Transfer RNA from a Minisyncoccota bacterium, 71 nucleotides, folded computationally. It matches the Rfam family "tRNA". Rfam classes the family as a transfer RNA. Rfam links the family to the GO term triplet codon-amino acid adaptor activity.
């Protein structure tokens, strides 16, 4: 220098052109004499910019960061 892949709650992942899901974690409440644990509820997220579209986290372009291969 070039090719490819990835980027989503605090962590690990899923998903899809139409309200973004799950587990763990966090907070509150209930159960217990208390702890552990269980149950219920809640907070918290689509890497940045632009384009296409009635509508973009998803498709396209550029960039950023990381990974990988070639030189």
């Nucleotide at each position: 220098g070039g090719g490819c892949c990835u980027a989503u709650a605090g962590u690990a992942a899923a998903a899809u052109g139409g309200u973004a899901u799950u587990a763990c974690g966090u907070g509150u409440g209930c159960a217990u004499g208390g702890c552990a644990u269980g149950c219920a509820c809640a907070a918290a997220g689509c890497c940045g910019g632009g384009g296409u579209u009635c509508g973009a986290u998803u498709c396209c372009c550029c960039g950023u960061a990381g990974g990988u291969c070639c030189a």